[in-house]
The RNA shown here (c-di-GMP-I-GGC riboswitch aptamer) has 86 nucleotides and comes from Acetomicrobium hydrogeniformans. Its Rfam family is "c-di-GMP-I-GGC riboswitch aptamer". For this family Rfam cites "Recognition of the bacterial second messenger cyclic diguanylate by its cognate riboswitch" (Kulshina et al., Nat Struct Mol Biol, 2009). NCBI's taxonomy places the organism under Bacteria, Synergistota, Synergistia, Acetomicrobiaceae, Acetomicrobium.
RNA sequence: AGCGAAAAGGCAAAACCGUUGAAAGGCGGUGACGCAAAGCCACGGGUCUCCAUUUCCAUAAGGAAGAGACAGCCGGGCUACCGAAA
Numbered sequence: 001a002g003c004g005a006a007a008a009g010g011c012a013a014a015a016c017c018g019u020u021g022a023a024a025g026g027c028g029g030u031g032a033c034g035c036a037a038a039g040c041c042a043c044g045g046g047u048c049u050c051c052a053u054u055u056c057c058a059u060a061a062g063g064a065a066g067a068g069a070c071a072g073c074c075g076g077g078c079u080a081c082c083g084a085a086a
Stems, first nucleotide, its partner, number of pairs: 003083002010035002015030006033072001039078003043075003046070005054065004
């Protein structure tokens, strides 16, 4: 570098409660489906929201730019505990 046996330790899906947000979603608690980077970064792709904010198109509904979210969707970058076997 890589790999994932053991032990210690770690994280915590769904659901429910509280809170926050226009929403997606975030945060806290309970709770464990899972996770060896399920630690961090929206860089590429993807997905989700837009009833808030700005602009454009449209009579409107709505659409686009754009804004926001997801790192537990995939890839990439950075960092990291333990040490059996090969």